[in-house]
Context: one part of a larger RNA
RNA sequence: CCAACGGCUAGACGGUAAGACCCCGUGCACCUUAACUAUAGCUUCGUAGUGACAACCUUAAUCGAAUAUGUAGGAUAGGUGGGAGGUGGUGACACACAAUGACCAAUCCUAAAAGACCACUCUUUCAUCUUAGGAUGCCUAACCACCACACCGAUCAUUCGGGGGGAGGCAGGACACUGCGAGGUGGGUAGUUUAUCUGGGGCGGAUGCCUCCUAAAGAGUAACGGAGGUGUGCGAAGGUAGGCUCAAGCUAAGAUUCUGCUCGUAAGCAUAAUGGUAUAAGCCUUCCUAACUGUGAGACCAACUGGUCGAACAGAGACGAAAGUCGGCCAUAGUAAUCUGGGAGUCCCAUGCGAAAGGGCUCUCACUCAACGGAUCAAAGGUACGGUUGGGAUAAUAGGAUGAUAACUCCCAAAAGCUCUUAUUGACGAAGUCGUUUGGUACCUUGAUGUCGACUCAUCACAUCCUGGGGUUGAAGAAGGUCACAAAGGUUCAGUUGUUUGCCGAUUCAAGUGGUACCUGAGUUAGGUUUAGAACGUCGUGAGACAGUUCGGUUCCUAUUUUCCAUUAG
Numbered sequence: 001c002c003a004a005c006g007g008c009u010a011g012a013c014g015g016u017a018a019g020a021c022c023c024c025g026u027g028c029a030c031c032u033u034a035a036c037u038a039u040a041g042c043u044u045c046g047u048a049g050u051g052a053c054a055a056c057c058u059u060a061a062u063c064g065a066a067u068a069u070g071u072a073g074g075a076u077a078g079g080u081g082g083g084a085g086g087u088g089g090u091g092a093c094a095c096a097c098a099a100u101g102a103c104c105a106a107u108c109c110u111a112a113a114a115g116a117c118c119a120c121u122c123u124u125u126c127a128u129c130u131u132a133g134g135a136u137g138c139c140u141a142a143c144c145a146c147c148a149c150a151c152c153g154a155u156c157a158u159u160c161g162g163g164g165g166g167a168g169g170c171a172g173g174a175c176a177c178u179g180c181g182a183g184g185u186g187g188g189u190a191g192u193u194u195a196u197c198u199g200g201g202g203c204g205g206a207u208g209c210c211u212c213c214u215a216a217a218g219a220g221u222a223a224c225g226g227a228g229g230u231g232u233g234c235g236a237a238g239g240u241a242g243g244c245u246c247a248a249g250c251u252a253a254g255a256u257u258c259u260g261c262u263c264g265u266a267a268g269c270a271u272a273a274u275g276g277u278a279u280a281a282g283c284c285u286u287c288c289u290a291a292c293u294g295u296g297a298g299a300c301c302a303a304c305u306g307g308u309c310g311a312a313c314a315g316a317g318a319c320g321a322a323a324g325u326c327g328g329c330c331a332u333a334g335u336a337a338u339c340u341g342g343g344a345g346u347c348c349c350a351u352g353c354g355a356a357a358g359g360g361c362u363c364u365c366a367c368u369c370a371a372c373g374g375a376u377c378a379a380a381g382g383u384a385c386g387g388u389u390g391g392g393a394u395a396a397u398a399g400g401a402u403g404a405u406a407a408c409u410c411c412c413a414a415a416a417g418c419u420c421u422u423a424u425u426g427a428c429g430a431a432g433u434c435g436u437u438u439g440g441u442a443c444c445u446u447g448a449u450g451u452c453g454a455c456u457c458a459u460c461a462c463a464u465c466c467u468g469g470g471g472u473u474g475a476a477g478a479a480g481g482u483c484a485c486a487a488a489g490g491u492u493c494a495g496u497u498g499u500u501u502g503c504c505g506a507u508u509c510a511a512g513u514g515g516u517a518c519c520u521g522a523g524u525u526a527g528g529u530u531u532a533g534a535a536c537g538u539c540g541u542g543a544g545a546c547a548g549u550u551c552g553g554u555u556c557c558u559a560u561u562u563u564c565c566a567u568u569a570g
Stems, first nucleotide, its partner, number of pairs: 001570001003568002006565002010562003014557002022391002025388001028386001029383004035192005041185009051139001053137002056134003060130001064126003078121005085104003143172001146169002149166001151164002195207003204224001208230006231372001232270001233329002238288002241285004248262003268277002271334001273332003292315004298309004304373001317326003340366007348359002398445001399443001400441001402439001404438001407433003411429001415425002452527001453525003458516005465490003468485001470483004492506002495503002533551004537546003
């Protein structure tokens, strides 16, 4: 060196299981609730099954009876009108005569109003007969329950329990109960919803429109890039005709005003910013309503939907002497498709015809549909009990590239070191190295690269803890400081904690710093983290949650190959 056999597991990002963590899906399930919408159930009312008789209350009407007190006045004057008489007794009747007598008026008095008698009418009360309700009591025949008897059916059965029907007794009773209709309640149950962007997701922030920069001198152009504004306002802040010039600085004793001069990217222009603007678009005044109706050649922006500008024509106007100007505002923000519904107009259609209902067309109103191209009229959460499709398009471990931070080195040398920059220390600064910290990134891996610590076995670097030999010293010696060389060997045992770390005890020549997938789970362990059980504290209405705590909790693989070790043969 090669081969065989026997070992050991460092690698084959070893095997196993389309990752359980994380994200995504207009995917699923279950659970919760003050999510949305339904619904069983419960409840209230009405109505039907549902009837008799009483008295009471309320209400309306008819008929009748009563009732009405200011003061004054004989006095308990409801109001108005008519009104000079009215009513009653005796007698069989009539006539005549005479006389007497009762009551109420008139007269008188008083008063705003005078009573007899008649008519109408009002306030309040009672009674009668009805109308419409209300609440109450009582009844029995609906209805409901029970008892006894006999029968049928079931049962293996004494007989018990259950069901149906008949005449009877008894308790309740028009209630209860049931049907229908309407309201309330209703996670008891069900169906669903619970957005996106995002240097992973969550928390936070944002989501439409306007202005500037980024934007690279045509247009356009992104980011959770840098600055702001907006969801209107105004019948004058609009149209027209005419006129005027602002701000700043200087000047005079001079505040406001005013005079003169200088200046010009310059005040002002409802409002943000930008562009524009003094011939004014700014300021003042007169008269007005073009902040009009019907159209619109032609262009610009733009995936589409759509947005913007616009001469000119017709009509009816405003201002101006006229030429002319005027279809809102110096321009760019001040916004919403479709459906549905309301208002106004219009014979446009109108289901055999005539009408109408309803619809169409034109104008207009109602959305923080603001997640602003708006899924619905209408919608929140939990899952560690979870399941699924995918993703290394996207996180946690490890690796890569990076190296802000961390670590280490060098340069400059103010200052400290009695004096003296550099024995030792070294500010303010500046240049590097390394890939050990904390990060940022998201490049391999989600059809799996097992995660802290301990044990065991190690191996490498040197920026050396000890042992070695040196330089220097603010090195007398001893003990030290510092610098350069040096990796051969070595580098402890206990206590507490899951700990690495740290603290502490006793030693030691010394108790080094790091790399190796923070070496090492197909080598061990299973204390911690990180499933399912349970509890505490806190948070949450709750389901549940917590880099808070606590007890418990399955660690698979017979080695094909490479590396390595031993034996044997050549």